[in-house]
Predicted 3D model of a 688-nucleotide part of an RNA (large-subunit ribosomal RNA, domain II) from an Actinomycetota bacterium. The RNAcentral record of the full RNA draws on ENA. Its mean pLDDT, the model's own confidence on a scale to 100, is 86.

Context: one part of a larger RNA
C1' cells in the first nucleotide's frame, strides 16, 4: 500500500414530551407483594384527570388585591382523560465511538546512574631535582655563598586506564550514541573490584533542572477509569418530497452556548400573502439653497486699534496700513437648511395570481467563520483579491453554454430516454458548429492585440474667421531711406549691454528697428512694399479614429493559436451556428382539482386535467437486505448452503433463473427481536 475480517445513536427509569395506534372512558390504572407449571389472576396504598384562585389561614364558578358591591390579574361560561405498545427529541447514567497531556491512591526499583559508608586492587618507562643532612668557604657568633648528598610534589614527558576538545565516516548505522585519525588526566579533589546506604514532591546533585534501569520541571507498575476533552479525526443500504444559515441582541463570550431570524413536519384558520394600477398618507436622503449654526474669497462702507501731523490735556486733522458689524457679488458642510424628488415605507378599493402564498399552534432541526459582484456609503491613501454597513444578484447548496483555462462575471435553474426541432448569452477564415454576407463609412497603427499627464503640419468629419484675378499663400528679383551716432549712461554705447522717449521728413514701402554679428562701427537679415507667378492660403474651435510617450529578467509570451489590412473599428441589415433553457414524441414521481371504483369510512385504486420535480447542513415519507425467533405452507443426496459463470427482471437497495463446483441443510409468507449494511477514523488484526 492492497485484499479480507472485526469496527461507532445503544439500554435502563411505575422519568419527561410531542406524534401514530390499541384499550376503556368521566373516568383510567396498579406498585411493591401474594397465588399459579405457565398462560394469567389478586393486589386500590398511590398517580393522572374531573376546578380554580391565592405567599397562606381560606374562599370557591369564583378567587386574589382592595374601605369597595369600582376597577384591575388568573380562572369558568367553551368538559377529554388515562393506561399500554411503538416511534422523535430530551433529563439521569461512560450515553454515537476512538483519542490526551495531566490529578489522586496503593506498590515496585539505586545490578543502569547520583552521592556517602566500608573493605581490597591499579597506575611501563623517563625528566626535573624542594625542604633537611653532609663538607669547604666565610662571620666575633650568625646570616651568607659554594660543592655534594637527599628524593618533595593536586611537578614535567609518556603507555596501561580514565575521559571526549577537533575533523572525517555512519545517520532505513556494525552500534536506539559506534568507527577511525589526533586530543585532555595519567601519585591523584585519580581509577576501580566487592559489599552496603540513601526512593518519587522524594534522593542524589563541584548544580547541568543533571542523574535515579534506552523513562525525568516529579520514575515505573497497578488502580480509582470508559478522568474530563466547548478540540481534531470518524459513524457503514436504497428511492421519493421540501430544503437553510454563516444575522440581531447576550454571554469570563468571540472557532462555545441561549433566545429571535432562517428550513421541516402535523393540526388549524382559509386568499388574510404578493404584484400592479388608483386614491390618502409618511420622511427630510439625491439634489439644490445660504433664511440659521459654521467654514470661505474679492469689492464697498465703516465702529475700533496702529502709523503720521499737532498736542499740557481733553480735543482736531490725516492715512495705497489691520479690521468687528453692515452692504454687494461669488463659494463650502455627515454631525448646516428657507427647500427638497426619484426610489421605500403604511393604509383603503380594484386587478391579477391559487402557487411548497400568508398566519397561528406544536414536534424535529441546522446555522450564528460566509465570499466575490453591481450600486449607496463609513475607515484606508475616492489603496489593496483590504475592512466594515445598507440594497440587489450569483457561489455557498448549481451541473449545463460562453469568457482560451477560470466557486463568486454573462447566459441559463440538469425528473429520465431520443443519432428531432428553436433560440440565450456568445458567436460564423482555419484549428472549430455557424457568413471569407450585403450596404456606407473610419483606421495604416498589426492599432485592433494593455497605461496616464503631456507632446505633435498623422488623417477623416462639422463649424466661426482673416487675405484673395483691383492678383492672395509660398518661392524668386528688388527696394527697405533721411533728420540721427535720438536723449541718457559709458571707455565706447551708432536700431541690437541697460535706462527714457518713441517723434517728424521722403515716400511705392521701410520700427529711432525681429534676429545674427561688431571693442564701437560696418555687414547679414526681418517687419514693410513694388515686380514675377497665377489659386486659392492662413488662424481658430469641437468631433472620430491613430501616433509618441511605452524598461525585466527559461522562449515568441498584453488576440488561445494560426494567421488576419479586414478574419480590425462605427452604424444598419439579413441569414446561420450555438445550452441540460423552450418545443416535439415516449417513460416515471409528487400535489392540486373532477370524475368513476372498491372502502373496515381513515382511505385506496383508475381516469382526465393544471402545477412541479438541482440541491450541502437538516426536516419529513416509502421501501431493500443481514442474523435470530413464532406460526402456517414448503425445498432438498434425483444434490442444501457456500463458491463461481451466464442470461433475464426491478427507479434503486436488490431480486430469478440456467450451467459448473460444492456434499448437507435450506429459503418462502406474516408478525417479532436486533451484536442488523463500511472506503476512509496516521483505526484494529491478519495475509501479501
Nucleotide at each position: 500500500g492492497c485484499c479480507g475480517g472485526c469496527g461507532a445513536g445503544u439500554u435502563a427509569g411505575c422519568g419527561a414530551u410531542g406524534c401514530g395506534u390499541g384499550g376503556c372512558g368521566a373516568g383510567g390504572u396498579u406498585a411493591a407483594g401474594g397465588c399459579g407449571a405457565g398462560a394469567g389472576c389478586c393486589g386500590u396504598a398511590g398517580c393522572c384527570g374531573u376546578a380554580g384562585c391565592g405567599a397562606a389561614a381560606g374562599c370557591g364558578a369564583g378567587u386574589c388585591u382592595g374601605a369597595a358591591c369600582a376597577g384591575g390579574g388568573c380562572g369558568a361560561c367553551u368538559u377529554a382523560g388515562u393506561c399500554g405498545c411503538g416511534u422523535g427529541u430530551c433529563c439521569u447514567a461512560g450515553a454515537c465511538c476512538c483519542g490526551a497531556a495531566g490529578c489522586c491512591g496503593g506498590g515496585u526499583g539505586a545490578u543502569c546512574u547520583a552521592u556517602c559508608c566500608a573493605u581490597g586492587g591499579g597506575c611501563a618507562g623517563g625528566g626535573u631535582g624542594a625542604a633537611g643532612c653532609g663538607g669547604a668557604g666565610g662571620u666575633a657568633a650568625g646570616a651568607c655563598u659554594u660543592c655534594g648528598u637527599g628524593g618533595a610534589g593536586g611537578c614535567c614527558c609518556g603507555a596501561a586506564c580514565c575521559c571526549a576538545c577537533c575533523a572525517g565516516g555512519g545517520u532505513u548505522g556494525a552500534a536506539a550514541a559506534c568507527c577511525u585519525g589526533g586530543g585532555g588526566g595519567a601519585u591523584g579533589a585519580c581509577c576501580u573490584g566487592u559489599g552496603g546506604a540513601u526512593a518519587g514532591g522524594g534522593g542524589u546533585g563541584a548544580a547541568a533542572g543533571g542523574c535515579c534501569a534506552a523513562u525525568c520541571a516529579a520514575a515505573c507498575c497497578c488502580g480509582g477509569u470508559g478522568a474530563u476533552a466547548g478540540c481534531u479525526g470518524g459513524u457503514u443500504c436504497u428511492c421519493c418530497c421540501c430544503g437553510a444559515a454563516a444575522u440581531g441582541c447576550a454571554u469570563u463570550u468571540a472557532g462555545g452556548u441561549g433566545c429571535a431570524g432562517c428550513g421541516u413536519c402535523a393540526g388549524g384558520c382559509g386568499u388574510u400573502c404578493a404584484g400592479u394600477a388608483u386614491c390618502g398618507g409618511u420622511g427630510g436622503u439625491a439634489g439644490a439653497g445660504c433664511a440659521c449654526u459654521g467654514g470661505a474669497u474679492g469689492g464697498g462702507c465703516u465702529a475700533g486699534g496702529g502709523g503720521g501731523c499737532c498736542a499740557a490735556c481733553a480735543a482736531g486733522c490725516u492715512u495705497a496700513c489691520c479690521g468687528a458689524a453692515c452692504u454687494c457679488a461669488g463659494c463650502c458642510a455627515a454631525a448646516c437648511u428657507c427647500c427638497g424628488a426619484a426610489u421605500g415605507c403604511c393604509g383603503a378599493u380594484a386587478c391579477u395570481c391559487c402557487a411548497g402564498a400568508g398566519c397561528c399552534u406544536g414536534g424535529c432541526a441546522g446555522u450564528g467563520a460566509g465570499a466575490c459582484u453591481a450600486c449607496g456609503g463609513g475607515g484606508g491613501a475616492u489603496a489593496a483579491g483590504c475592512u466594515c454597513c445598507g440594497u440587489g444578484g450569483u457561489c455557498g447548496a448549481g451541473a449545463g453554454g460562453g469568457a482560451a483555462a477560470c466557486a463568486g462575471c454573462c447566459c441559463a435553474g440538469a425528473u429520465c430516454g431520443c443519432c428531432a426541432g428553436c433560440u440565450a448569452a456568445g458567436g460564423u477564415c482555419c484549428c472549430u458548429a455557424a457568413a471569407u454576407c450585403u450596404u456606407u463609412g473610419c483606421u495604416a497603427a498589426g492599432u485592433g492585440g494593455g497605461a496616464a499627464a503631456g507632446g505633435a503640419u498623422g488623417u477623416g468629419a462639422a463649424g466661426u474667421u482673416g487675405c484673395c484675378c483691383a492678383g492672395a499663400c509660398a518661392g524668386c528679383c528688388a527696394g527697405g531711406a533721411g533728420g540721427u551716432u535720438g536723449g541718457c549712461u559709458u571707455a565706447g554705447a551708432a536700431g541690437c549691454a541697460g535706462c527714457c522717449a518713441u517723434c517728424c521728413u521722403u515716400g511705392a514701402a521701410a520700427g529711432a528697428g525681429u534676429g545674427c554679428g561688431u571693442a564701437a562701427c560696418a555687414g547679414c537679415u526681418c517687419a514693410c512694399u513694388g515686380g514675377u507667378c497665377g489659386a486659392g492660403u492662413g488662424a481658430u474651435u469641437u468631433c472620430g479614429c491613430g501616433c509618441c510617450g511605452a524598461c525585466a529578467a527559461u522562449g515568441u509570451a498584453g488576440c488561445g493559436g494560426g494567421g488576419c489590412u479586414a478574419a480590425g473599428c462605427a452604424a444598419a441589415g439579413u441569414a446561420c451556428c450555438g445550452a441540460a433553457g423552450c418545443u416535439g414524441c415516449g417513460g416515471g414521481a409528487u400535489u392540486g382539482u373532477c370524475g368513476u371504483u372498491c372502502u373496515u369510512c381513515g382511505g385506496a385504486g383508475c381516469g382526465a386535467u393544471g402545477a412541479u420535480c438541482g440541491g450541502u447542513a437538516g426536516g419529513g415519507g416509502a421501501g431493500c437486505g443481514u442474523u435470530g425467533u413464532g406460526a402456517c405452507a414448503a425445498c432438498u443426496g434425483u444434490g442444501a448452503a457456500g463458491c463461481u459463470u451466464c442470461a433475464c427482471c426491478g427507479u434503486g437497495a436488490g431480486g430469478u433463473g440456467g450451467g459448473g463446483u460444492g456434499g448437507a441443510g435450506u429459503g418462502g409468507u406474516c408478525a417479532c427481536a436486533a451484536g442488523u449494511g463500511c472506503g476512509a477514523a496516521u483505526g484494529c488484526c491478519g495475509g501479501c